[in-house]
RNA sequence: GAGUCAGCUGGGUGGCCGCGGCAUCGGGUUCGCCCGAGGUCGAGGAAGGUCGGGGCUCCACAGGGCAGAGUGCUCGCUAACGGCGAGUCAGGGCGACCUGCAGGACAGUGCCACAGAAAGCAAACCGCCGAUGGCAGGGAGACCUGCACAGGCAAGGGUGAAAGGGUGCGGUAAGAGCGCACCGCAGUCGAGGUGACUCGGCUGGCAAGGUAAACCCCACUCGGAGCAAGGUCGAACGUGGGACAUGGGCUGCUCGCCCGUCCGGGAGACCGGACAGUCCCCAGGUGGACCGCUUAGAUGGAUGGCUACCCAUCCCCCAAUUCCCAGGGGGAGGACAGAACCCCGCCUACAGGCUGACUC
RNA sequence: GCGCCCGUAGCUCAGUAGGAUAGAGCGGCGGUUUCCUAAACCGCAGGUCACAGGUUCGAAUCCUGUCGGGCGUA
Numbered sequence: 001g002a003g004u005c006a007g008c009u010g011g012g013u014g015g016c017c018g019c020g021g022c023a024u025c026g027g028g029u030u031c032g033c034c035c036g037a038g039g040u041c042g043a044g045g046a047a048g049g050u051c052g053g054g055g056c057u058c059c060a061c062a063g064g065g066c067a068g069a070g071u072g073c074u075c076g077c078u079a080a081c082g083g084c085g086a087g088u089c090a091g092g093g094c095g096a097c098c099u100g101c102a103g104g105a106c107a108g109u110g111c112c113a114c115a116g117a118a119a120g121c122a123a124a125c126c127g128c129c130g131a132u133g134g135c136a137g138g139g140a141g142a143c144c145u146g147c148a149c150a151g152g153c154a155a156g157g158g159u160g161a162a163a164g165g166g167u168g169c170g171g172u173a174a175g176a177g178c179g180c181a182c183c184g185c186a187g188u189c190g191a192g193g194u195g196a197c198u199c200g201g202c203u204g205g206c207a208a209g210g211u212a213a214a215c216c217c218c219a220c221u222c223g224g225a226g227c228a229a230g231g232u233c234g235a236a237c238g239u240g241g242g243a244c245a246u247g248g249g250c251u252g253c254u255c256g257c258c259c260g261u262c263c264g265g266g267a268g269a270c271c272g273g274a275c276a277g278u279c280c281c282c283a284g285g286u287g288g289a290c291c292g293c294u295u296a297g298a299u300g301g302a303u304g305g306c307u308a309c310c311c312a313u314c315c316c317c318c319a320a321u322u323c324c325c326a327g328g329g330g331g332a333g334g335a336c337a338g339a340a341c342c343c344c345g346c347c348u349a350c351a352g353g354c355u356g357a358c359u360c
Numbered sequence: 361g362c363g364c365c366c367g368u369a370g371c372u373c374a375g376u377a378g379g380a381u382a383g384a385g386c387g388g389c390g391g392u393u394u395c396c397u398a399a400a401c402c403g404c405a406g407g408u409c410a411c412a413g414g415u416u417c418g419a420a421u422c423c424u425g426u427c428g429g430g431c432g433u434a
Base pairs, nucleotide, nucleotide: 001360002359003358004357005356006355007354008353009352011310012309013308014307015306016305017304019042020041021040022039024037025036026035027034028033044336048347049346051345052344053343054342055341056226057225058224059223068222069221070220071219072218073087074086075085076084077083088102089100090099091098092097103217104216108215109214110211111210112209125157126156127153128152129151132150133149134147135146136145137144138143165183166182167181168180169179170178184206185204186203187202188201189200190199191198192197230291231290232289233288239283240282241280242279243278244277247259248258249257250256260275261274262273263272264271265270311334313332314331315330316329317328318327361433362432363431364430365429366428367427370386371385372384373383379417388404389403390402391401392400410426411425412424413423414422
């Protein structure tokens, strides 16, 4: 100089004015409360997003399964979690360190464009070969030469993200795990570790890709709703119940009829209407109030404003050719953002300042 | 509080069981035509597919997390 990781802080003091809660004192009152005084308490690391859990409350529920949703390496912590800690493995970085929804692809299904011969029970375009068979030529014959027809090969080229282990030597007609060495892989045994996993020995010539943040399979977890949850007290009107009553009579009740009293209309005959409520108790739980509710705590939401000085930081002047340091004066100036039932996490926003460890 | 949806060119929208240069209409610019304009015709430009990270050979599309906007319900 360039970086990595972790932690802390998030302006301070005073004055004036103001706001909310609580209790005290004084005054007023329509008894609901109101006014005043001094006292005391009054936002955050994220109070935010509402992403994941839990407490609390109500509803539902014999047990189990299906469906649906979520989680997904290991061990531990936790009330719980998709959180945290320590590790394993994989990837990135020279490194400190960082990142990872990191089970299963011989249970089944789907997909793999274009290119390419072939993309999933593999295949042969260019190419290599001509051992074997075939054809042609030569030769007395063994055999030789040529063609590339049958056929053999998958080394090389080419396509692709991916083509049935890699490198080397041997081998072969050419080739090939065909053989061998090393690496990789699979199986098995042993050792270490609680475990994920790691290390080593032996055996095997090698097993037909990728994708599950495609369906799916496996393992585990999950009842629903949310403080406008919910609880307590309960107005008026009305409803249901009870007691005492109901102008007289026909029948104990209802209906009906007759008589009586009152009111209205009518000149009258007569017609129409009224003539039983009062009190008590219970139920329900609306308007409303209180609780839930918090050492901030509303129920339309308080925690603020002005000012002086100081502090971090920046700029200008004294001030000179430039830079640094010290001094004096003046000016600017502190982010993100604000509780609403509570708690644990995660994520996101954040001017600046401080501290520690480590790397190149 | 609870539940759900959207973000693609200046505007309105396609494209989302992945496949390569991301399209359409309107608008813009240039040209042809006309005395000039409009219309018509031809051509062109214009995109961080809201952002970041991941899965995959390959992402507008799948997954995760943010940001912004909207709707329903009590």
This is a predicted complex of two RNAs, RNase P RNA and transfer RNA, with 434 nucleotides together.
The coordinates come from a structure-prediction model, not an experiment, and the mean pLDDT is 76.
It holds a member of the Rfam family "Bacterial RNase P class A". Rfam classes the family as a ribozyme.